[in-house]
Molecule: transfer RNA
Organism: Bacteroidota bacterium
RNA sequence: GGCAGGGUAGCUCAGUGGUAGAGCACACGCUUCAUAAGCGUGCCGCCGUGGGUUCAAUCCCCACCCCUGCUACCA
Numbered sequence: 001g002g003c004a005g006g007g008u009a010g011c012u013c014a015g016u017g018g019u020a021g022a023g024c025a026c027a028c029g030c031u032u033c034a035u036a037a038g039c040g041u042g043c044c045g046c047c048g049u050g051g052g053u054u055c056a057a058u059c060c061c062c063a064c065c066c067c068u069g070c071u072a073c074c075a
Base pairs, nucleotide, nucleotide: 001071002070003069004068005067006066007065010024011023012022013021018055026042027041028040029039030038048064049063050062051061052060
């Protein structure tokens, strides 16, 4: 350099053209002599950036940035 995959909550990941969810974590409560476990409730997102298409884009298209893997060339 080329190809492929990925970027969504603090972490790990779903998701779908009609403004988005789970588990863990965190906070509060219940339970317990107490802790853990368990149960309930709650908090947390400008869906990587910028454009385009569309009535409407996290989703489709383009460019760029970043991460992972494979591969080629030079030395």